[in-house]
């Protein structure tokens, strides 16, 4: 140079000018209490005013509330080890295994001798093995003395299916075979030494020769999880009219706790239909497991400590639009320069993650392959 | 803002982890008829909404996405 493989960060920027929201500070005008506020409206002026994903709502926690969250069912999740952390399905290291020359990368990665199920087609046989063709020995019939043909049994070497066929090569052995018996591998089991917190990982023995997959199929096993969500809850104005069935007031209807079942709580009204009414307003609401700089500790997530920042909270929902000069693309054009364009997408209670989406651009680290010194 | 479901032929649906994915209706061809319709025969139509993994094998299972739908003060 060329090919790749990982991992951060940015997401136009400067100025004028207009607009728009929430706070503060004038000032005007109404109403209130009573001589200083206080409410609500307009006007100025000034501070501030989206994201790395705000989005999707897929995890997990703050925070709220419910008659404390007992105890059994059942549903639900998570899944190699060790740690981080508020917590997590996330994140950091490491094991195993798969995939690449390599950087690296993926992986829902616990159990198939607990028990049930399923494995189409094809093949004899698809799971205690079993026997189609084929090989061998017997006994019997024919016989053109080779052999065929039944009938009894022994086999699993060899055939072909099939994703998948109940070890693999080699030799012995044998009527013909066969772990039937050796030798080496392959898996499996107990034991032992050595490493390591652990998962594992390395060696060694010793068995009996050998056990299919599928648990993103029911289920088994550890282990988590009280149930609802800011439309939680709270407070404050304001409208309105009942009727009509059932059931019930300590022999309790109904409700709440969780889908069921016990317990527990609450409890004098309560449930269904019709029919009426209302669609305001304030709190919650932003400073919080917070940012960002240094230093320690640790391999890393991350965690101490010290210092400094502090700036969205609408509420039919603001956070725009216009110029001018730089930036960055496309396209005209020797140029000078003209013209067009500038990604996904947008807070609504807040935070950790993930997963999506995304014009273009910057840095780091690394591996492979040629070349040259 | 929060929480459910659904997606297969132009429509309305079926579908055990083992089809070449059916089925009425509807379009197209033919036969019947003087001519439609009704009635018979044939054929055609499909990215199982898209993407990955699980399995030997996915429309079915499992993940993440798209689209549509409906509830709650």
């Nucleotide at each position: 140079c060329g090919g790749g493989c990982c991992g951060g960060c940015c997401g136009g920027g400067c100025g004028a000018c207009c607009g728009c929201g929430u706070g503060a500070c004038g000032u005007c005008u109404g109403c209130c209490c009573c001589c200083g506020g206080g409410c609500a409206g307009g006007c100025g002026u000034u501070c501030c005013g989206a994201g790395g994903a705000a989005a999707g709502u897929c995890c997990g926690g703050g925070c709220u509330c419910c008659a404390c969250a007992g105890a059994g069912c059942a549903c639900g999740g998570u899944g190699g080890u060790g740690g981080g952390u508020a917590a997590c399905a996330c994140c950091c290291a490491c094991c195993c295994g798969a995939g690449g020359c390599g950087a690296c990368u993926c992986g829902c990665g616990g159990g198939a001798c607990a028990g049930u199920g399923c494995c189409a087609c094809a093949g004899a046989a698809a799971a205690c093995a079993g026997a189609c063709c084929g090989c061998c020995u017997c006994g019997g019939u024919c016989c053109u003395c080779g052999g065929a043909c039944c009938g009894a049994g022994g086999u699993a070497a060899g055939g072909g299916u099939g994703a998948a066929a109940c070890g693999g090569u080699g030799g012995g052995g044998u009527a013909a075979g066969a772990g039937c018996c050796c030798a080496c591998c392959a898996g499996c089991g107990c034991c032992c030494c050595g490493g390591g917190u652990g998962a594992c990982c390395g060696g060694g023995g010793c068995g009996g020769c050998u056990c299919g997959g599928c648990a993103a199929a029911c289920c088994c096993c550890a282990c988590c999880a009280g149930g609802a969500g800011c439309a939680a809850g709270g407070c404050c104005a304001g409208a309105c009219a009942g009727c009509a069935c059932a059931c019930g007031u300590u022999c309790g209807a109904g409700g709440g706790u969780u889908g069921c079942u016990c317990g527990c709580c609450c409890g004098a009204g309560u449930g269904u239909g019709c029919g009426g009414g209302u669609a305001g307003g304030c709190c919650g609401c932003u400073g919080g497991a917070g940012a960002c700089c240094g230093c320690c500790g640790g391999c890393a997530a991350c965690g101490g400590c010290g210092g400094u920042c502090g700036u969205a909270g609408a509420u039919g929902g603001a956070u725009g639009g216009u110029c001018g000069c730089c930036c960055c693309u496309c396209u005209g054009g020797u140029g000078a320069c003209a013209g067009a364009g500038g990604a996904c997408a947008g807070a609504a209670c807040c935070c950790g993650g993930c997963u999506u989406a995304c014009a273009g651009g910057c840095c780091g680290g690394c591996c492979c392959g040629u070349c040259c010194c | 803002g929060c929480c459910c479901c659904a997606g297969u032929a132009g429509c309305u649906c079926a579908g055990c982890g083992g089809a070449u994915a059916g089925a009425g209706c509807a379009g197209c061809c033919g036969c019947c008829u003087c001519c439609u319709a009704a009635g018979c025969g044939a054929a055609a139509g499909g990215u199982c909404g898209c993407a990955g993994g699980u399995u030997c094998g996915a429309c079915u299972c499992c993940u993440g996405c798209c689209u549509g739908g409906g509830g709650c003060a």
Notes
Predicted 3D model of RNase P RNA and transfer RNA as a complex of 446 nucleotides. It holds a member of the Rfam family "Bacterial RNase P class A". The family's RNA type in Rfam is ribozyme.